[in-house]
Transfer RNA from a Candidatus Omnitrophota bacterium, 74 nucleotides, folded computationally. The coordinates come from a structure-prediction model, not an experiment, and the mean pLDDT is 81. Rfam family: tRNA. The family's RNA type in Rfam is transfer RNA. The sequence was found in a public genome assembly.
RNA sequence: GGGCGCAUAGCUCAGCCGGUUAGAGCGCUACACUCACAUUGUAGAGGUCGAGGGUUCAAUUCCUUCUGCGCCCA
Numbered sequence: 001g002g003g004c005g006c007a008u009a010g011c012u013c014a015g016c017c018g019g020u021u022a023g024a025g026c027g028c029u030a031c032a033c034u035c036a037c038a039u040u041g042u043a044g045a046g047g048u049c050g051a052g053g054g055u056u057c058a059a060u061u062c063c064u065u066c067u068g069c070g071c072c073c074a
Base pairs, nucleotide, nucleotide: 001073002072003071004070005069006068007067010026011025012024013023019057028044029043030042031041032040050066051065052064053063054062
């Protein structure tokens, strides 16, 4: 230098052939239970879906540029 893939909650990831409200497990907080802790149950908080631009009535999803990471080729 060329090609490909990934980026979504604190962590690990799903969702994504565009469609109205963005999810799970673990973790965190509160309550119940207990003498207490753990377990369990219930409820809750937490996301500008990496950043900019474009297409569209509508974009996490499509196109494009950039950034970071990984793999392959040279």